[in-house]
């Protein structure tokens, strides 16, 4: 240097262009002699970053960025 692929809560990941959610963690609270466990509640989002498209975009499309995979070139 070409192409593929991934970027979403503190972690792991979901979401048919049509209310951004789970699970874990974290707060709080039952229960316990106390800790684990279990159980009920609950807080957390610049969807990687600018831009178009659309009534409407985590999701279409264009450059970037950061990581991976790959080819291919030089030595």
């Nucleotide at each position: 240097g070409g192409c593929c692929c991934u970027a979403u809560a503190g972690c792991u990941c979901a979401a048919u262009g049509g209310u951004a959610g789970a699970g874990c963690a974290g707060c709080g609270g039952a229960c316990u002699u106390u800790u684990a466990a279990u159980c009920c509640g609950u807080u957390g989002g610049u969807u990687g970053u600018a831009g178009g498209u659309u009534c409407g975009a985590g999701u279409c499309c264009u450059a970037c960025u950061a990581g991976g995979g790959u080819c291919a070139c030089c030595a």
Predicted 3D model of a 75-nucleotide RNA (transfer RNA) from an uncultured Anaerolineae bacterium. The sequence was found in a public genome assembly. Model confidence (mean pLDDT): 81 of 100.